The RNA shown here (c-di-GMP-I riboswitch aptamer) has 74 nucleotides and comes from a Deltaproteobacteria bacterium.
The organism belongs to Myxococcia, within Bacteria.
RNA sequence: AUAAGACAAAGCUACACCUGCUGGGAUGCAGGGAAGGUAAGCCACGGGUCUUAAGAGAUAGCCGAGCUGCCUUU
Numbered sequence: 001a002u003a004a005g006a007c008a009a010a011g012c013u014a015c016a017c018c019u020g021c022u023g024g025g026a027u028g029c030a031g032g033g034a035a036g037g038u039a040a041g042c043c044a045c046g047g048g049u050c051u052u053a054a055g056a057g058a059u060a061g062c063c064g065a066g067c068u069g070c071c072u073u074u
Base pairs, nucleotide, nucleotide: 003073004072005071011038012037013036017032018031019030020029021028041067042066045064046063047062048059049058050057051056
């Protein structure tokens, strides 16, 4: 560097719920928590969902595209 990824190792992450803060709300942040994941890392480009009277937002732990990275084998 190419290709593949079933098992595994190491590591990382942290759902529900509880507490506090933030916001009109969906949400977000911090602490506790650990069901789950193995890019649950980044990114709202396409679809979905959610909030909103609307403008507009939110969600990457709904799926896909894109970018980067770890491990094993080759």